[in-house]
């Protein structure tokens, strides 16, 4: 310099003329000037909040969700930053973890294999009887060797034993644990005791911590209209009904509810964008992030506006794609462009 694969950035900008919509001024009104205007994912509707309602008496169980540490933040399963375990790798390194308990309990572990945890097919010993003197048939030990199989009673010497076994010893592996160093902590090094099938909790389960639902079509004001009609049930302190996730106790309010039928209205305003907002510096921090200075106001339609010609600039599209109460994260789609890492192969420019 190429290639692959990984991670991340960005993904348009300025004139000019005409249109659309909103907003500041002007104008009696029409009208005029000026400004502003679809995304990095606006997508999913996963999460986490703002903000509104319901309720201030709770409480109990179910239910759901999180699960090494420690920082950050309005919080959050995010997001830094470390630690431990896997994979990849020679090793730095990368990348992934539904990262609490299998010594509370109850479940699985296919097929194969005698068995998958109360073990005995083969084989080892003793040991009784037949015997063709090759061995077989039985009765006791046993669990080294061998075979199955992902995994078969911790591993690896040595002693004992009738063969053998942690049955004894050493040195080791895995679990619990004392204590000493380091370290905010997870945890690393070291060092004492005891114990020994193993694996699964994304199986049910235990354990700790945490949690009010419900949605902008929330809610709030205004105007208008009518038959606030009709019937029924329960009920008026012997309490119907209601109390915005499910149940049960408790509590509050309570004089009217609740169900049909049938009649009239369905317009506007708010919410609605000045924000946990954007930028530029400097300062703290390893970073995520804080703080402080200055400075800016960038969509708010309401059945849907945010265009379309021409031109310059450019890496710059035909690619994914369309705002609908907001934001702060995740996750998924995409590709002209560019940074980085990793590994390969060429080259000595």
């Nucleotide at each position: 310099g190429c290639u692959a694969c990984c991670a991340g950035c960005c993904g348009a900008a300025c004139c000019a003329u005409c249109g659309u919509u909103c907003c500041u001024g002007u104008u009696u009104u029409a009208g005029c000037a000026g400004g502003a205007a679809a995304g990095g994912a606006a997508a999913g509707u996963c999460c986490g909040g703002a903000c509104a309602g319901c309720a201030c008496a709770g409480g109990g169980c179910a239910a759901u969700g999180c699960a090494c540490c420690g920082g950050u933040u309005a919080a959050g399963c995010g997001c830094c930053g470390g630690g431990u375990g896997a994979u990849g790798u020679u090793c730095a390194c990368a990348u992934c973890a539904a990262c609490a308990g299998a010594u509370a309990g109850u479940g699985c572990c296919a097929c194969a294999g005698a068995a998958a945890a109360u073990a005995a097919c083969u084989g080892u010993u003793c040991u009784u009887u037949c015997u063709u003197c090759g061995g077989a048939a039985g009765g006791a030990a046993u669990g080294a060797g061998g075979g199955u199989g992902a995994a078969a009673a911790c591993g690896u010497g040595a002693g004992g034993u009738a063969a053998g076994a942690g049955c004894u010893c050493a040195c080791g592996g895995c679990a619990a644990u004392u204590c000493c160093u380091g370290g905010u902590a997870a945890c690393a090094g070291g060092u004492u005791u005891u114990g020994c099938g193993g694996g699964u909790a994304a199986a049910c389960c235990u354990u700790g911590c945490a949690u009010g639902c419900u949605g902008u079509a929330a809610u709030g004001c205004c105007a208008a209209a009518u038959a606030a009609g009709c019937c029924a049930a329960c009920g008026u302190u012997u309490g119907a009904a209601a109390g915005c996730g499910g149940c049960c106790c408790g509590c509050u309010u309570g004089a009217g509810u609740u169900g049909g039928c049938g009649g009239g209205u369905a317009g506007g305003c708010a919410g609605c964008c000045a924000g946990a907002u954007c930028c530029c510096g400097u300062c703290a921090g390893u970073a995520a992030u804080g703080a402080c200075c200055g400075g800016a106001c960038c969509a708010g339609a309401u059945a849907a506006a945010u265009g379309a010609u021409g031109g310059u600039u450019u890496a710059g599209a035909a690619a994914c794609a369309g705002a609908a109460u907001c934001c702060g994260g995740c996750u998924u789609a995409c590709g002209a462009g560019c940074u980085g890492g990793u590994a390969g192969c060429a080259u000595u420019u």